């Protein structure tokens, strides 16, 4: 400096060939249960979906441009 992949919850990742309420586990709070923990049950909170523009009636999904990880080339 080129080329490619990837950024969605506190982690670890799903997701929609663009539209309906943005999801799962884990973890966190809180209830039930217990003599008590703890595991298993029930419920809950928590997201500008890397940033900025384009396109669209609409963008987490397309397309530019940047930023951050990774890998590969040189």
């Nucleotide at each position: 400096g080129c080329c490619g992949a990837c950024g969605u919850a506190g982690c670890u990742c799903a997701g929609u060939u663009g539209g309906u309420u943005a999801g799962a586990g884990c973890a966190c709070g809180g209830g039930a249960c217990u003599c008590a923990u703890a595991a298993g049950c029930c419920c809950g909170g928590g997201g500008u979906c890397g940033g900025a523009g384009g396109u669209u009636c609409g963008a987490u999904c397309c397309c530019u441009c940047c930023c951050g990880u990774c890998g590969g080339c040189a």